[in-house]
Order: sequence, then C1' cells, then structure tokens
RNA sequence: GGGGGACUGGUCCAACGGCUACGACGUCGGUCUCCAAAACCGAAGAUCGAGGUUCGAUUCCUCGGUCCCCCGCCA
Repeated sequence: GGGGGACUGGUCCAACGGCUACGACGUCGGUCUCCAAAACCGAAGAUCGAGGUUCGAUUCCUCGGUCCCCCGCCA
C1' cells in the first nucleotide's frame, strides 16, 4: 500500500428500517438473615465520530477513527 471482518452500558450480547434499544454478569438500594452468601424486588448505566438517503437509521450508503485477520513492499 491492497483486500476482508468487527465496533451497542464496566463486561458479554439481542434488536437489522418502525412504540420507551432486549437479556445475562457486574454495580447500587431494598426484602430476608445475628452478619454475610444465596434467593427475590427495584434502580442507574450504551448504539465509535461526521455527513447522506428516508416520513422514520443502531440497522442502508459515503468519509474518518479504533481493533482483528490475510496479501504485498522495505529493512
């Protein structure tokens, strides 16, 4: 330099044009307990960035960013 893939709460992920972005783990609060754990109830917390298409974009398109894989060049 060329090609391909992936970016969503702290972590792992679902939704793939359409109601208020799903769930698990974790965190916080509560119930219970002598205390804790477990269990149950509740809460906070996310679409990588900028444009475009569209009535409507996490989803489609363009550019950029980060990470991973393959190929090539130099050493």
Model confidence (mean pLDDT): 84 of 100. Transfer RNA from uncultured Solirubrobacter sp., 75 nucleotides, folded computationally. Rfam family: tRNA. It is annotated as a transfer RNA. Lineage of the source: Bacteria > Bacillati > Solirubrobacterales > Solirubrobacteraceae > Solirubrobacter.